[in-house]
Molecule: glmS glucosamine-6-phosphate activated ribozyme aptamer
Organism: Rubrobacter sp.
RNA sequence: AAGAAACACAAAGCGCCAGAACUCCAUAGCUUUGGAGUUGACGAGGUAGACGUUCAUCGAGGUUUCGGCGGAUGCGUCUCGGCUUUUCGGGCGGUCGUGAGGAAGGCGACAAAUCCCGGCGGCGACGCCGGAGACAAAACGCCAUCCGCGCCUAGUU
Numbered sequence: 001a002a003g004a005a006a007c008a009c010a011a012a013g014c015g016c017c018a019g020a021a022c023u024c025c026a027u028a029g030c031u032u033u034g035g036a037g038u039u040g041a042c043g044a045g046g047u048a049g050a051c052g053u054u055c056a057u058c059g060a061g062g063u064u065u066c067g068g069c070g071g072a073u074g075c076g077u078c079u080c081g082g083c084u085u086u087u088c089g090g091g092c093g094g095u096c097g098u099g100a101g102g103a104a105g106g107c108g109a110c111a112a113a114u115c116c117c118g119g120c121g122g123c124g125a126c127g128c129c130g131g132a133g134a135c136a137a138a139a140c141g142c143c144a145u146c147c148g149c150g151c152c153u154a155g156u157u
Stems, first nucleotide, its partner, number of pairs: 014070004019066001020039007042059003048079006080097005088155001089153004101147003105143004116131006
């Protein structure tokens, strides 16, 4: 250095870094080359299962929250499940996902970071901790309105 094994912790604006920017050291001689580092998504919301797929919701902030890779509760197909006013059951179609039919409308929210103050670590870029004060939107929550509730059936009543 590579590989293997064991243990512990840890996730979805989640994880990582070879582009890029910045810092330090050395070198060259004016940012040339090399090395070591730092930065690289702030919360709200979202998971029936399998497979597949990639620019997979909302706003806050604003030099990089740029760029790249991986993943992901999104989307598609199927399976399963709910509803689909006939007594029940079954099938097809439809429509959703366990608070499980659709449509538009009205109302609602102690967000976190940024900013400010203080402290700790580092030569530094930066990182961590505490305090104070706020400010959102939505496919999130609540409310009521409108629409839909079809077809077949040898079982059952």